[in-house]
This is a predicted structure of a 72-nucleotide RNA (transfer RNA) from Obelidium mucronatum. Lineage of the source: Eukaryota > Opisthokonta > Chytridiomycotina > Chytridiales > Obelidium. Its Rfam family is "tRNA". Rfam classes the family as a transfer RNA. The RNAcentral record of the sequence draws on ENA.

RNA sequence: GCCCUCGUAGCGCAGUGGUAGCGCGUCUCCCUCCUAAGGAGAAGGUCUCCGGUUCAAACCCGGACUGGGGUG
Numbered sequence: 001g002c003c004c005u006c007g008u009a010g011c012g013c014a015g016u017g018g019u020a021g022c023g024c025g026u027c028u029c030c031c032u033c034c035u036a037a038g039g040a041g042a043a044g045g046u047c048u049c050c051g052g053u054u055c056a057a058a059c060c061c062g063g064a065c066u067g068g069g070g071u072g
Stems, first nucleotide, its partner, number of pairs: 001071005007065001010024004018055001026042005048064005
């Protein structure tokens, strides 16, 4: 240089065109003499960025950036 692949909540991930979710974590409450465990609830997201396609894009297309892998 070229090719493949990843980028979604604090962390790990799902979601393959029609209102963005799960687990852990965080916060509040319940329970308990206290803590842990357990129960209930809540907050937290410009879906890496720019442009395009579409009535509608996290999802499809092009480009940029970034992590990983392959190759002369």